[in-house]
RNA sequence: UCGUGCUAAGCGGGGAGAUAGCGGUGCCCUGUACCUGCAAUCCGCUACAGCAGGGCUGAAUUCCUACUCAAGGUCUUCUGACUCGUGGGAGCUAGCUUUGCUAGAUGGUGUUGAAGAUUGGGCCCUGCGCGGCAGAGCACUAUGAAUCCCGUCAGGUCUGGGAGGAAGCAGCGGUAAGUAGUAACCUCUGGGUGCCGCAGGUUUUCCUAAUCAGAGCCAUGCUGCAAAGAAAAGCCAGGGGCGAGAUCGACAGUGGGUGCACGA
Numbered sequence: 001u002c003g004u005g006c007u008a009a010g011c012g013g014g015g016a017g018a019u020a021g022c023g024g025u026g027c028c029c030u031g032u033a034c035c036u037g038c039a040a041u042c043c044g045c046u047a048c049a050g051c052a053g054g055g056c057u058g059a060a061u062u063c064c065u066a067c068u069c070a071a072g073g074u075c076u077u078c079u080g081a082c083u084c085g086u087g088g089g090a091g092c093u094a095g096c097u098u099u100g101c102u103a104g105a106u107g108g109u110g111u112u113g114a115a116g117a118u119u120g121g122g123c124c125c126u127g128c129g130c131g132g133c134a135g136a137g138c139a140c141u142a143u144g145a146a147u148c149c150c151g152u153c154a155g156g157u158c159u160g161g162g163a164g165g166a167a168g169c170a171g172c173g174g175u176a177a178g179u180a181g182u183a184a185c186c187u188c189u190g191g192g193u194g195c196c197g198c199a200g201g202u203u204u205u206c207c208u209a210a211u212c213a214g215a216g217c218c219a220u221g222c223u224g225c226a227a228a229g230a231a232a233a234g235c236c237a238g239g240g241g242c243g244a245g246a247u248c249g250a251c252a253g254u255g256g257g258u259g260c261a262c263g264a
Stems, first nucleotide, its partner, number of pairs: 001264006009057003012030004020046005034054005063257006072248006080242001082241003086237003092234002096229006103223002105220005116212007124201006130194002133190005139182005149174004157166003
């Protein structure tokens, strides 16, 4: 130096928490690196720190160790005129909605007379009346009864010795119920009838006339002030992220270290 066979060792690790301490199950982060049984009201050990049983690799890219890097976790702290979420918001700042004001601004109008007051009237309601409209009735005309309406009743029928008499169909005329039409008069009923009349009511809104009166009146997505209400940008409280320090630290990289036996 090479070959063969063994042993140590390894066959995931870390964080927090728990624990006298260590490890495991469980949670979290990495990552893919044997199996079975035990185990959070825990399971098993004793600084050599899982226990019991079985299997694989096996002296080095694989085992041990130092350093670097660094995912991630935990603790502390405070920084900022940063950012995200949660809760509050009676007070203050700035806004929003609504309402009000004997204020302003703008516009319109007004001594060719504003606002206001009084009186009257209209509009509104009720009653009566008049007119009108609609309907119905009355009236008139026409039509209208095979028979159970009237009158006259040809023919014919009945009766009588006869003169005559009786009933009576059709037709004709008229009429009732009914049907149709009709300008006006008259009667009754009705109404979202009327620049109508009379009387009464309402006294508020609106309009109008007269008198008094003597400068304002009206409007507004405007300004100002006040009140109420909702909301929440600033504000208050707390939490998270980013920041700083400390601690542990996977993976990865670099370096160092580490057996035995036999044979050639």
A computed fold for a 264-nucleotide RNA from Dehalococcoidia bacterium UBA2777, annotated as Bacterial large signal recognition particle RNA. Model confidence (mean pLDDT): 76 of 100. The organism belongs to Dehalococcoidia, within Bacteria. Its Rfam family is "Bacterial large signal recognition particle RNA". The family's RNA type in Rfam is non-coding RNA gene.